[in-house]
Context: one part of a larger RNA
Molecule: small-subunit ribosomal RNA, 5' domain
Organism: uncultured prokaryote
RNA sequence: GAUUGAACGCUGGCGGCAGGCUUAACACAUGCAAGUCGAGCGGUAACAGAUCUAGCUUGCUAGAUGCUGACGAGCGGCGGACGGGUGAGUAACGCGUAGGAAUCUGCCCAGUAGUGGGGGACAACCAGGGGAAACCCUGGCUAAUACCGCAUAAUCUCUACGGAGGAAAAGGGGCCUCUUCUUGAAAGCUCUUGCUAUUGGAUGAGCCCGCGUUGGAUUAGCUAGUUGGUAGGGUAAAAGCCUACCAAGGCGACGAUCUAUAGCUGGUCUGAGAGGACGAUCAGCCACAUUGGGACUGAGACACGGCCCAGACUCCUACGGGAGGCAGCAGUGGGGAAUAUUGCACAAUGGGCGAAAGCCUGAUGUAGCAAUACCGCGUGUGUGAAGAAGGCUUGAGGGUUGUAAAGCACUUUCAACGGGGAGGAAAAGCAGAAGAUUAAUACUCGCUAGCUGUGACGUUACCCACAGAAGAAGGACCGGCUAACUCCGUGCCAGCAGCCGCGGUAAUACGGAGGGUCCAAGCGUUAAUC
Repeated sequence: GAUUGAACGCUGGCGGCAGGCUUAACACAUGCAAGUCGAGCGGUAACAGAUCUAGCUUGCUAGAUGCUGACGAGCGGCGGACGGGUGAGUAACGCGUAGGAAUCUGCCCAGUAGUGGGGGACAACCAGGGGAAACCCUGGCUAAUACCGCAUAAUCUCUACGGAGGAAAAGGGGCCUCUUCUUGAAAGCUCUUGCUAUUGGAUGAGCCCGCGUUGGAUUAGCUAGUUGGUAGGGUAAAAGCCUACCAAGGCGACGAUCUAUAGCUGGUCUGAGAGGACGAUCAGCCACAUUGGGACUGAGACACGGCCCAGACUCCUACGGGAGGCAGCAGUGGGGAAUAUUGCACAAUGGGCGAAAGCCUGAUGUAGCAAUACCGCGUGUGUGAAGAAGGCUUGAGGGUUGUAAAGCACUUUCAACGGGGAGGAAAAGCAGAAGAUUAAUACUCGCUAGCUGUGACGUUACCCACAGAAGAAGGACCGGCUAACUCCGUGCCAGCAGCCGCGGUAAUACGGAGGGUCCAAGCGUUAAUC
C1' cells in the first nucleotide's frame, strides 16, 4: 500500500447493489418448512345446492336421500432419496484430474409385442371390550389401478442345449342399440390417459485404477482376513466382500505404522511475476442430521422433519406407561468483541402431485433491521472589503481566521407533501370457422384476428407540480519517518508513544485553545493475510 463475513470509539442525510453466528455439531418455548390425486376405490364426518317429508312465525326450522358440487378419516398410487441446512468426522480413491469394466436406472424419448379368464382377503364401517393417555384387542360386512393364482409370451432369464421358467389394470368423456323404458344394467364402437414384457437411448447412480493432495522421525518398524490361491456363499455389479481349506505372504527411509491438524475443488485476497495466505457468499463433489448401532420399504436411503434397539437429556402421567429431536425459516436462552424479522406472497422462476382447474412449496421472489462492504448523489451557486464584530496572536503598528460571514442576486438535485404512472404477465378461462381423430356435425387434441383476465413487492421505477437555502459534516492528525505551528497550562509530575523517542520552568512530541493538513458520510483504532 492492498484486502476483510470483521469488531471497537466518535460521528451520521439519501439511494442502488451485495453480504450478515467465523464462537457452543450448546440446549431449545411457539408457529410454519411435503404433500397431492375423487379421471384408482369403498364411501359421506363437515360445507353448499337440489329433491322429498313434517312443522308452521310462508321462508325459516327439523329430518331423509351421495342425487350434484365437493370432501374429513380410510384403502390405493406417486412424491416424502429432490429442494433447504451444517462442516462434527474424514489425510481418505474423500476431493481434483486422466482413464477403465464386471453394473443398476422410477419419471422421460423411440421401437416391438400384449392388456384373455378367474379367486380370496384387509382397512374404512358396524358391534363388543381394555387403557389416564398414547393407543390397542376380538367378532362381522365390503371395493379397487391393493393382493394371489390360471392362460399365453419372446430378439427375455437359466441351461447339462434335451429343456425349463416367466406378466399385466384398468379409469374418464361421448355415441348407438336393447330392456321392467324414471333410474339402472348388459353388449358394441370410439378418443384420451394408463398397465405388462422387452430392446435401444437419455439422465442419474454404484464400482476399479494412474497421478496429485498439511505438519511431526523427540513416531521405525506395521500386518493374521493379514497377502495370494481353490471351493462355496453373497451383491445390481469386479473383489477376502464373507466362510472353509491350502500356501506364507503383503506394506515400509520414494516415510509404512502412529500422532496432530483439516471437509476437497472451481476459486478469493495479495503480488510485476514466481509464490504466499485463505476456501464466507455463488457453483460442483463428499460427509453428517441428539449420541451409537440396525435393517425395512423402494428405481433410488441404510433415510434431517420414516421405523426398531440402546445411551444421555427434556416433557406428560391416574406411576402401569407414554412423547420428543431447529446443523430447515423465523424466534428464545447460553457462549461471545460480534452477526438481522416469531414480516408478505406463491405475482414471477423452479419443484411435488394431478388429465386439467388447481393445491402444496420459510425453495424462491420480496419487504424489514444494522454505514457491514462497494458504487453514486447531496449538504447549495454567483457576487460580496466597511477586509465588520468576535476569537487567536502581536514587536501594540499590525497579522490571522477571511470572500469566510452578513448583505445582494439566483437555483431546487435529494428528502417532505400532492398528482400521474410503465415493465416484471407468459398463462389460465370463455368464444370461434377451417385441421387431426372418428361411423359421427359427439367427445378429445391442436390452432386463432377475438373477449375476459392474474402483481407479494407497491404509497414500485419513472414523470409532473409545489414551497423554501430551506431538513443534511464529521473524524483523525500537525517532532522525524509524514502533508500540516503558534500561544497558554503542566514541570521526569500528569501524561504521550507504530519506531526513534518526548516531559526535570521558555515542550511545534503531554493537556487546552487558535490556526493548519489529510480524508469525508465517514474517519480513526484493534485484529488478520499478502